Model confidence (mean pLDDT): 85 of 100. Predicted 3D model of a 69-nucleotide RNA (transfer RNA) from Thalassiosira punctigera. Lineage of the source: Eukaryota > Sar > Ochrophyta > Thalassiosirales > Thalassiosira. RNAcentral holds the sequence, with entries from ENA.
[in-house]
RNA sequence: CAGCUGUGGCGCAAUCGCAGCGCGUAGCACUCCUAAUGCUGAGGUUGCGGGUUCAAGUCCCGCCUGCUG
Numbered sequence: 001c002a003g004c005u006g007u008g009g010c011g012c013a014a015u016c017g018c019a020g021c022g023c024g025u026a027g028c029a030c031u032c033c034u035a036a037u038g039c040u041g042a043g044g045u046u047g048c049g050g051g052u053u054c055a056a057g058u059c060c061c062g063c064c065u066g067c068u069g
Stems, first nucleotide, its partner, number of pairs: 001069004006064001009023004017054001025041005047063005
């Protein structure tokens, strides 16, 4: 310098149009007790700052982090 990447604790989705899934976690059910299983819930300023748009995780610009060359 170029390309790619950044979204709950972790791994990942999301034609510009309600931010979801799995794991984990909390409570409850079940059990003599755990585990497993089932039900319910919490948890996100979508890396930061601007811009475009009625509307941005998504498009544009700058910066930062990580990976690759």